This is a predicted structure of a 544-nucleotide part of an RNA (large-subunit ribosomal RNA, domain I) from Youngiibacter multivorans. The prediction has a mean pLDDT of 82.

Context: one part of a larger RNA
RNA sequence: GGCGCAUGGCGAAUGCCUUGGCAUCAGGAGUCGAAGAAGGUCGCGAUAAGCUGCGAAAAGCUUGGGGUAGACGCACAUAGUCUGAGAUCCCAAGAUUACCGAAUGAGGCAACUCACUGGGGAAACCCCCAGUAUCCGUACAUGAAUAGAUAGUGUACGGAGGACAAACCCAGGGAACUGAAACAUCUUAUUACCUGGAGGAAGAGAAAGAAAAAUCGAUUUCCCUAGUAGCGGCGAGCGAAAAGGAAAGAGCCCAAACCGGAGGACAUGUCCUCCGGGGUUGCGGGGAACCCAUCACGAAGAAGGAAUCAAGCGGAACACAGCUGGAAAGCUGGACCAUAGGGGGUAACAGUCCCGUACGCGAACGAGAAGAUCUUCAGGGUUCUACCAGAGUACCACGAGACACGUGAAACCUUGUGGGAAGCAGGGAGGACCACCUCCCAAGGCUAAAUACUACCUGAUGACCGAUAGUGAAGCAGUACCGUGAGGGAAAGGUGAAAAGAACCCCGGAAGGGGAGUGAAAUAGAAUCUGAAACCGUGCGCCU
Repeated sequence: GGCGCAUGGCGAAUGCCUUGGCAUCAGGAGUCGAAGAAGGUCGCGAUAAGCUGCGAAAAGCUUGGGGUAGACGCACAUAGUCUGAGAUCCCAAGAUUACCGAAUGAGGCAACUCACUGGGGAAACCCCCAGUAUCCGUACAUGAAUAGAUAGUGUACGGAGGACAAACCCAGGGAACUGAAACAUCUUAUUACCUGGAGGAAGAGAAAGAAAAAUCGAUUUCCCUAGUAGCGGCGAGCGAAAAGGAAAGAGCCCAAACCGGAGGACAUGUCCUCCGGGGUUGCGGGGAACCCAUCACGAAGAAGGAAUCAAGCGGAACACAGCUGGAAAGCUGGACCAUAGGGGGUAACAGUCCCGUACGCGAACGAGAAGAUCUUCAGGGUUCUACCAGAGUACCACGAGACACGUGAAACCUUGUGGGAAGCAGGGAGGACCACCUCCCAAGGCUAAAUACUACCUGAUGACCGAUAGUGAAGCAGUACCGUGAGGGAAAGGUGAAAAGAACCCCGGAAGGGGAGUGAAAUAGAAUCUGAAACCGUGCGCCU
């Protein structure tokens, strides 16, 4: 030195475990903010660095309710306290809530500095309370050049501002890589991204519709139609709709005619403005005349607050015997409950030990449907009349956009520029256009549900993960650390049933170790379950 056997160190794989994640389903909720949010800074404890909680009334205060023997958070210590006169704890409603932050008195390098006005306190330095931003709206006052006026200024009242769920929705802007095997129309894509706005949903919505049958009857979503009809350097690709079947279901209000009232203008009998009534549609409405019916169904809103929710409460049945064991829930034997044999815990595997589970019950205060209540709205017909029915609109031309549709035969929809109607004997549409026929009534508005999403709350589930996995994060993680910054971004779980965490003695400065003791086990000793390999030793045997 090699091989073999044995035994250690280092090391962390593996196994087992799960406090944490992931996904889905159901229900809820879908906002917060000048009454100062979200998010922070700084403080508050007997001792107090961090986290948590809280705010100078500071790990808390008050009230109401629940609940019961302990409590003073994580956090295992000492001291000192609280508590059956009901603490701690849980629910609900209040009080307090420093400073920064939209931040709003002014400034500012966030958490700081410095003011003014009114009130109060103080001998005084000074202190305390309230107010003082901007924009918009309404009202009033004041008020330049400039007489009236206007601009401006001021006051009062009301509103806004910012955050977020990296989601969903609507609108305004808006790419490129890419594909077309190059590339320009086209595609990617009306995407990413930017901006504005809103809601719990948004948007759309009661036909100037779809259609072609004497049809249907607002919108939305799904299935189907259908990868069809079509569009397309007819390339790549893009790609409907009606009908049919489902979900849901809901319809309404103005403008005008006409009537009444108030005010104003001027040509003094008209016009305009405002308010109230009326009226709301295509078998029209109004007006006039006549006839019938008449408080029932329904719609919206208000107040109110049931189920339910936000603490909780009751809740069956083995203290069974023996065996193994450190420990019984295991095994053997014998019982019992079950609307409960879901689940978790307990020294190994428990229906009957504990928490629970099925089932049943429960709220002063708070949240919270429908119904009932109240308020408002809410008929029909015939005849005559010819008063009304949304104008720089429809439509046309040019230029664009959007429609599955790229200018095409290109309708329909939107509109930048120009032109510019009819007005019910009217007007629009049915994919150029015309006729016939059919359908509808634009140029005003509102509208639940079915639909989309999930930051958040509750419950349940998993041929989801099990610490190099699963969230980046199972441990004080968006931390440590890196970067000027935007930003990037970790590692790190397991003693034991219970700390019973090793008193005391010995070696040592300590670290560490040897005894002793605990424990079932200490090769479970805190560098702690198991403890593979690489790597490094020790002992013995054989060989060289």

The full RNA is in RNAcentral, with records from ENA.
Its Rfam family is "Bacterial large subunit ribosomal RNA".